[in-house]
RNA sequence: GGCGCCUUAGCUCAGUCUGGGAGAGCGCCCGCUUGACAUGCGGGAGGCCGCCGGUUCAAAUCCGGCUGGCGCCA
Numbered sequence: 001g002g003c004g005c006c007u008u009a010g011c012u013c014a015g016u017c018u019g020g021g022a023g024a025g026c027g028c029c030c031g032c033u034u035g036a037c038a039u040g041c042g043g044g045a046g047g048c049c050g051c052c053g054g055u056u057c058a059a060a061u062c063c064g065g066c067u068g069g070c071g072c073c074a
Base pairs, nucleotide, nucleotide: 001073002072003071004070005069006068010026011025012024013023020057028044029043030042031041032040050066051065052064053063054062
């Protein structure tokens, strides 16, 4: 230098293919249970879906560029 994949909650990730409600597990907070803790059960907070632009009535999702990470080729 060229190519591919990834970028979504504090962490690990789904959802993208086929555009329309943002989610799971763990963690955190509160409550129930216990003599107390753990476990278990119930509830809650936490995200402008990496950034900029385009397409569209509508974009996490499609298109282009960029940042960062990984890999392959040279």